[in-house]
Context: one part of a larger RNA
């Protein structure tokens, strides 16, 4: 920029592209077959492996933003109790994210039209012959079917719903300048399971966007003090205490403010 008036949502699918897999066991049935060994087609069931796509409720990893313990060592005038350094100082654990090895589903089933193979009627060539005319069968492979993605498919497709046919002034008259600023869109602005940037997606006071805050989960693992006990190191009780990040629910306390910018009148039909 286009798609011939500007928008907003929901579609159609030309065309494209993903998948296309193996085995193992059980029933049939130790059955047909076979002396015997040994052992089936068909058909029906139950799992397994890769491989793929998705997700965290489990089962783990990870979590230098939690939470405890412990070693030197510096500070806070000492004690107690704290904070800094030391690969996070080392050590155990651990929420959300994010993940596999952890969990779900997938590649099922069917249709056409053929390969090569088999056939049925059949002359030509009184026989024969799938073939010459005509009519079956039949592959993991073509085409559909399944999943995505798709109107720049310039042949620009289709359906709802929204706004508008204004003013002024020039003209070389299927144009041009301006002004209003319809629907809507942006910019900003809180943010995010989106995310280099953009984008998309949630919101923007008629509001739970993000942050406080409150109550929860859930994490550590029983906080400081005070009291008793013991010469003490220490232990009991108060006490599942005390601290706590990204979860989840609630509440406008703050922060989303006042603004702002783009964007339009073309054609046709009936009336007068």
């Nucleotide at each position: 920029c286009g798609u011939u008036c500007g928008a907003a949502a929901u579609u159609u699918g030309a065309g494209g592209g993903g998948u296309u897999c193996a085995u193992u066991u059980u029933c049939u049935a130790g059955u047909a077959c076979g002396a015997g060994a040994g052992g089936a087609c068909c058909g029906a069931a139950a799992a397994u492996g890769a491989c793929g796509a998705g997700c965290c409720g489990c089962u783990g990893g990870u979590g230098u933003u939690c939470c405890g313990g412990u070693u030197a060592u510096u500070g806070c005038g000492u004690c107690a109790g704290c904070a800094g350094u030391a690969c996070c100082g080392c050590c155990g654990g651990g929420u959300a994210g994010c993940u596999a090895u952890g969990c779900u589903c997938g590649g099922a089933a069917g249709a056409g039209a053929u390969a090569a193979g088999c056939g049925c009627u059949g002359a030509a060539a009184g026989c024969a012959u799938c073939u010459a005319a005509g009519c079956g069968c039949c592959a993991a492979g073509c085409u559909c079917a399944u999943c995505c993605c798709a109107a720049g498919a310039u042949a620009a497709g289709a359906u709802u719903u929204c706004g508008u046919u204004g003013g002024a002034g020039a003209u070389u008259u299927a144009u041009c300048u301006c002004c209003u600023g319809a629907a809507g869109a942006g910019u900003c602005c809180u943010g995010g399971a989106a995310g280099a940037c953009u984008a998309c997606c949630a919101g923007g006071u008629u509001g739970a966007u993000a942050g406080g805050c409150c109550a929860g989960a859930u994490g550590u693992g029983u906080a400081a003090g005070u009291g008793g006990g013991g010469u003490a190191a220490c232990u009991c009780a108060u006490u599942g205490a005390g601290c706590a990040a990204a979860c989840u629910g609630g509440u406008a306390c703050u922060a989303a403010u006042g603004a702002c910018u783009c964007a339009a009148a073309u054609g046709u039909u009936u009336g007068g």
About this RNA
The prediction has a mean pLDDT of 84. This is a predicted structure of a 272-nucleotide part of an RNA (large-subunit ribosomal RNA, domain VI) from Opitutia bacterium SCGC AG-212-L18. NCBI's taxonomy places the organism under Bacteria, Pseudomonadati, Verrucomicrobiota, Opitutia.